[in-house]
Molecule: c-di-GMP-I-GGC riboswitch aptamer
Organism: Pseudomonadota bacterium
RNA sequence: AUAGAUAAAGCUAAACCCAUUGUGAAGUGGGGACAGAAAGCCACGGAACUUUAACAAGUUAGCCGGGUUGCCUUGA
Numbered sequence: 001a002u003a004g005a006u007a008a009a010g011c012u013a014a015a016c017c018c019a020u021u022g023u024g025a026a027g028u029g030g031g032g033a034c035a036g037a038a039a040g041c042c043a044c045g046g047a048a049c050u051u052u053a054a055c056a057a058g059u060u061a062g063c064c065g066g067g068u069u070g071c072c073u074u075g076a
Stems, first nucleotide, its partner, number of pairs: 003073002011036002016031006034062001040068003044065003047060005
């Protein structure tokens, strides 16, 4: 540098349930564990979704791309 092993250590936590915030998409905390090698962070492009008569304002980083930072490794 590449890769992520039917290996080791550690990490995150979908659905669902409870509480709470929000008109809402959803967020946060607790339980839970489908999965993840950036499922760490950033709404920059696309996409989906919400609110709005519209303009517009938002949500999703666990939809894809992009940017940025980073742990471990005995296999190849």